[in-house]
Molecule: transfer RNA
Organism: Camelus ferus
RNA sequence: GGGUGUAUAGCUCAGGGGUAGAGCGUGUGCUUAGCAUGUAUGAGGUCCUGGGUUCAAUUCCCAGUAUGUUCA
Numbered sequence: 001g002g003g004u005g006u007a008u009a010g011c012u013c014a015g016g017g018g019u020a021g022a023g024c025g026u027g028u029g030c031u032u033a034g035c036a037u038g039u040a041u042g043a044g045g046u047c048c049u050g051g052g053u054u055c056a057a058u059u060c061c062c063a064g065u066a067u068g069u070u071c072a
Stems, first nucleotide, its partner, number of pairs: 001071007010024004018055001026042005048064005
């Protein structure tokens, strides 16, 4: 330098045009003498950035950035 993949909650990941979920973690209540466990309930996301298409984009297209992989 060329090809190709990934970017979504604190972490690991799903989802895939009509305002986004799970597990773990975390706050609160109950349970305990207390902790752990269990249980109920809550918070937490400009879906990497900028453009394009569309009535509508996290999703489709283009470019960029970061990163993995592969070829030379």